[in-house]
RNA sequence: GGAGUUCGCCAGACAGUCGCUGCUUUACUUCGGUAAAGGGGAGGAAAGUCCGGGCUCUACAGGGCAGGGUGCCAGAUAACGUCUGGGCGGCGCGAGUCGACGGAAAGUGCAACAGAAAGUAAACCGCCUAAGCAUCUUCGGAUGCCGGUAAGGGUGAAACGGUGCGGUAAGAGCGCACCGCGCGGGUGGCAACAUUCCGUGGCGAUGGUAAACCCCACUCAGAGCAAGACCAAAUAGGGUCCCUUACGGUAUGGCCCAUACCGGGACCGGGUAGGUUGCUGGAGGUGCAUAGUGAUGUGUAUCCUAGAUGAAUGACUGUCCACGACAAAACCCGGCUUAUCGGCGAACUCCCUUU
RNA sequence: UCCUUGAUAGCUCAGUUGGUAGAGCAGUAGACUGUUAAUCUAUUGGUCGCUGGUUCGAGUCCAGCUCAAGGAGCCA
Numbered sequence: 001g002g003a004g005u006u007c008g009c010c011a012g013a014c015a016g017u018c019g020c021u022g023c024u025u026u027a028c029u030u031c032g033g034u035a036a037a038g039g040g041g042a043g044g045a046a047a048g049u050c051c052g053g054g055c056u057c058u059a060c061a062g063g064g065c066a067g068g069g070u071g072c073c074a075g076a077u078a079a080c081g082u083c084u085g086g087g088c089g090g091c092g093c094g095a096g097u098c099g100a101c102g103g104a105a106a107g108u109g110c111a112a113c114a115g116a117a118a119g120u121a122a123a124c125c126g127c128c129u130a131a132g133c134a135u136c137u138u139c140g141g142a143u144g145c146c147g148g149u150a151a152g153g154g155u156g157a158a159a160c161g162g163u164g165c166g167g168u169a170a171g172a173g174c175g176c177a178c179c180g181c182g183c184g185g186g187u188g189g190c191a192a193c194a195u196u197c198c199g200u201g202g203c204g205a206u207g208g209u210a211a212a213c214c215c216c217a218c219u220c221a222g223a224g225c226a227a228g229a230c231c232a233a234a235u236a237g238g239g240u241c242c243c244u245u246a247c248g249g250u251a252u253g254g255c256c257c258a259u260a261c262c263g264g265g266a267c268c269g270g271g272u273a274g275g276u277u278g279c280u281g282g283a284g285g286u287g288c289a290u291a292g293u294g295a296u297g298u299g300u301a302u303c304c305u306a307g308a309u310g311a312a313u314g315a316c317u318g319u320c321c322a323c324g325a326c327a328a329a330a331c332c333c334g335g336c337u338u339a340u341c342g343g344c345g346a347a348c349u350c351c352c353u354u355u
Numbered sequence: 356u357c358c359u360u361g362a363u364a365g366c367u368c369a370g371u372u373g374g375u376a377g378a379g380c381a382g383u384a385g386a387c388u389g390u391u392a393a394u395c396u397a398u399u400g401g402u403c404g405c406u407g408g409u410u411c412g413a414g415u416c417c418a419g420c421u422c423a424a425g426g427a428g429c430c431a
Base pairs, nucleotide, nucleotide: 001351002350003349004348005347006346007345008344009343010342012320013319014318015317016316017315018314020041021040023038024037025036026035027034028033043326047337048336050335051334052333053332054331055224056223057222058221062257063256064255065254067220068219069218070217071216072086073085074084075083076082087101088099089098090097091096102215103214107213108212109209110208124153125152126149127148128147132145133144134143135142136141161179162178163177164176165175166174180203181201182200183199184198185197186195187194188193228277229276230275231274238268239267240266241265242264243263248262249261250260251259270430271429284303285302286301287300288299289298290297291296321324356427357426358425359424360423361422362421365380366379367378368377374411382398383397384396385395386394404420405419406418407417408416
């Protein structure tokens, strides 16, 4: 100097004018509000609503079946499908990065086409006629039958250890050596797992598929701030039909039990279309110390940082630059995923050059 | 806020234990006719909304996105 990896930060800046919406104080008020001053006013994803938790109600949230979710190991956490560290596997020279990564020796299913055979594996071509039988014979053997053979060919996504030597009629873990693999033990590790350790098994043991059913382990009650609570207003607390009178119905779940209550549903008609609260101070932020490899925990100091409800956070002007992306709260948090003009910083890796 | 459904040819729709994507209408060409329509014959046309994954193989199974349509909630 170039190429790259990981982590973190910012998200046009400044000034002026006019607005919008809450809060505090003061003044006025016809008690509805109005005015002035001060101060606050979107995000890293506020988004998708994909997970988890708080909070609230249903019942104090229970039992069983069914169903859903998760899935290497250990830890973090309020919890998680998130995060951290580790293992194994893939990719990369590397820093690193990606992985729905339990079980196919419990059972069932599936594998089109091709192929002889697709799972209790299998003889189409090829190879072999040692043994047995039959026929022929020039007595060497030949032909056929019964067969043997997974080394070779061909098919397929997939054909069930590899190489070599021996062996054989031809072959074959049939035997042996080495490599690979399985099982048991030892050792290291909390564990997943590893093993250049020991023993053992010829290896069709145990093929693939579980984002097919399923099995195993863990886990899940439902609904959602339009939850819920209070005040006010209004009303014909009405009509028709259906279910049900207790082995029933309702209680926001598919069924049963248990518990509580005694009605429930559809349509027609009628009424209200207001306010307060929940509401933002919280698993909060920042600094320091401390435990830990780390996620994170603990202690201490300090800060207050939107709360609307037809729903505010904008418009214009001037100057400057790198010319400004994706996008805007709606009960609150922790994550994930997706979108995003660009800029800055730190650590690390590889290559080239110079010394 | 909470749910449901859908996207396949130009249009309307099928497509289930995952195994070569189909129908009707439309279009094109031909036949029939004096001509057109109707009819008959042949035929074109598909990134199965998009991007990944599982699998030998995906319209179908799984995950994430995009777009469209629809539903529920007061009193009594």
Predicted 3D model of RNase P RNA and transfer RNA as a complex of 431 nucleotides. Model confidence (mean pLDDT): 77 of 100. It holds a member of the Rfam family "Bacterial RNase P class A". The family's RNA type in Rfam is ribozyme. Rfam's curators write: Ribonuclease P (RNase P) is a ubiquitous endoribonuclease, found in archaea, bacteria and eukarya as well as chloroplasts and mitochondria.